[in-house]
Context: one part of a larger RNA
RNA sequence: GGACGAACGCUGGCGGCGUGCUUAACACAUGCAAGUCGAACGGUGAAGCCCUUCGGGGUGGAUCAGUGGCGAACGGGUGAGUAACACGUGAGCAACCUGCCCUUCACUCUGGGAUAACUACCGGAAACGGUGGCUAAUACCGGAUAUGACGCAUCCAGGCAUCUGGUGUGUGUGGAAAGUUUUUCGGUGGGGGAUGGGCUCGCGGCCUAUCAGCUUGUUGGUGGGGUGAUGGCCUACCAAGGCGACGACGGGUAGCCGGCCUGAGAGGGCGACCGGCCACACUGGGACUGAGACACGGCCCAGACUCCUACGGGAGGCAGCAGUGGGGAAUAUUGCGCAAUGGGCGAAAGCCUGACGCAGCGACGCCGCGUGGGGGAUGAAGGCCUUCGGGUUGUAAACCUCUUUCAGCAGGAAGAAGCGAAAGUGACGGUACCUGCAGAAGAAGCACCGGCUAACUACGUGCCAGCAGCCGCGGUAAUACGUAGGGUGCAAGCGUUGUCC
Numbered sequence: 001g002g003a004c005g006a007a008c009g010c011u012g013g014c015g016g017c018g019u020g021c022u023u024a025a026c027a028c029a030u031g032c033a034a035g036u037c038g039a040a041c042g043g044u045g046a047a048g049c050c051c052u053u054c055g056g057g058g059u060g061g062a063u064c065a066g067u068g069g070c071g072a073a074c075g076g077g078u079g080a081g082u083a084a085c086a087c088g089u090g091a092g093c094a095a096c097c098u099g100c101c102c103u104u105c106a107c108u109c110u111g112g113g114a115u116a117a118c119u120a121c122c123g124g125a126a127a128c129g130g131u132g133g134c135u136a137a138u139a140c141c142g143g144a145u146a147u148g149a150c151g152c153a154u155c156c157a158g159g160c161a162u163c164u165g166g167u168g169u170g171u172g173u174g175g176a177a178a179g180u181u182u183u184u185c186g187g188u189g190g191g192g193g194a195u196g197g198g199c200u201c202g203c204g205g206c207c208u209a210u211c212a213g214c215u216u217g218u219u220g221g222u223g224g225g226g227u228g229a230u231g232g233c234c235u236a237c238c239a240a241g242g243c244g245a246c247g248a249c250g251g252g253u254a255g256c257c258g259g260c261c262u263g264a265g266a267g268g269g270c271g272a273c274c275g276g277c278c279a280c281a282c283u284g285g286g287a288c289u290g291a292g293a294c295a296c297g298g299c300c301c302a303g304a305c306u307c308c309u310a311c312g313g314g315a316g317g318c319a320g321c322a323g324u325g326g327g328g329a330a331u332a333u334u335g336c337g338c339a340a341u342g343g344g345c346g347a348a349a350g351c352c353u354g355a356c357g358c359a360g361c362g363a364c365g366c367c368g369c370g371u372g373g374g375g376g377a378u379g380a381a382g383g384c385c386u387u388c389g390g391g392u393u394g395u396a397a398a399c400c401u402c403u404u405u406c407a408g409c410a411g412g413a414a415g416a417a418g419c420g421a422a423a424g425u426g427a428c429g430g431u432a433c434c435u436g437c438a439g440a441a442g443a444a445g446c447a448c449c450g451g452c453u454a455a456c457u458a459c460g461u462g463c464c465a466g467c468a469g470c471c472g473c474g475g476u477a478a479u480a481c482g483u484a485g486g487g488u489g490c491a492a493g494c495g496u497u498g499u500c501c
Stems, first nucleotide, its partner, number of pairs: 001501004006497005013369006019362002021327001026325003030322003035070003040067002043064001048059004077280003087204007096197002101193008109143004118133006149173006155166004206252003213243003218240008255277004259270004282303005305316004333359001335358003341355001342353004372402004382393004406442001408437004415428001418425002445490005450471003456485005466473002
């Protein structure tokens, strides 16, 4: 000098764009953050309309919980753990999976038994539950069909050891579901694609030897198990191996990267915002469902903590968005909206969406603008200094004239070429912008002035009070302390502190 997710002191006009718990991965009141589908299914059946013997009946379908489907594994948060194939980069899988989507081939035949909702009864303070009875399906379970799939044998071709390919041949095994209808949306089996993932390997990136030896599933083999899949991943047996001064093992620290800061570069430091990957979700462990989880707002067990209780037993998890207490030098609103972009469900209308779009607060940062322009000497008054002549503040002010940015007051969008059959539909927002109106009107501070380093005098003080980044100032004329006048530098900021280069 530059930089910052900064803080502190003094000061503070406006706007745009960013950015804001770095500390206690401390504890959390309250609200919201994941639902949707009646065009899968049985029920419930409001308004309205029609009839009525006034009891009700028919039509109609809003609504509601349940069965079922899809989603809930995305999106959002945090950085605790992790020195590891976690990450980055480059390869491999002849060892793998992939719902929804695209493409292609074939099929969608025939039966059955239940169960929730509901109802009756019962238990419980509650959370919730038990027994009997009824019922539906794109829920569940049989049977038939088999081009193809899988296993075995065999033939051909190819390769990289296991092997791979062929709608090759033979043999054994197992699958479909309707609703709407003539528009479709679906379902099942197979091939291919795309996307997303899984596994393996080479190389790379911290400190410490005041850590020198470490290891028994350890290293390898065989058989078996397990997985979507290779593998000591697991198990039985056999062998005795494997790693290490090119730093094993141990200890400390730490999420990694694209990048960011600095620097001429080499390098050094950092990993906040944004993007990619990983890990975690009160702490520890476990599996279930599923295409996908060992699952933040799912389940089970244990623990700590908090709450309810009729003492028998139950409920909870903000490192989602706001917000509260606490910690701290320190970090925001319990806001508006689904109008746009994106996501889930749905044929669609639409519903949900604290993702997101916006607004609010903070000079926290960067950038832009303003606080007026021109004229104006008798160099007014006042202040300060003085050698008492004057000098300086200083064209500065007053005064004359001009302008009106920003702020103030009145008229006013695009974003929607979206969505919707149409009517209509904008949170931001009466905002931006444009036009008109009034008046210089409402808007300047902070640090420094001994040298480094740009800017000097007076008074007060008297090694006191104090200053200080280094050298050093202060003991009676202090340009170094305090105040004033003047000056210098930056400017809605200026200084100080901290950290990095």
Predicted 3D model of a 501-nucleotide part of an RNA (small-subunit ribosomal RNA, 5' domain) from a metagenome. Its mean pLDDT, the model's own confidence on a scale to 100, is 83. Its Rfam family is "Bacterial small subunit ribosomal RNA". Gene Ontology terms of the family: ribosome and structural constituent of ribosome.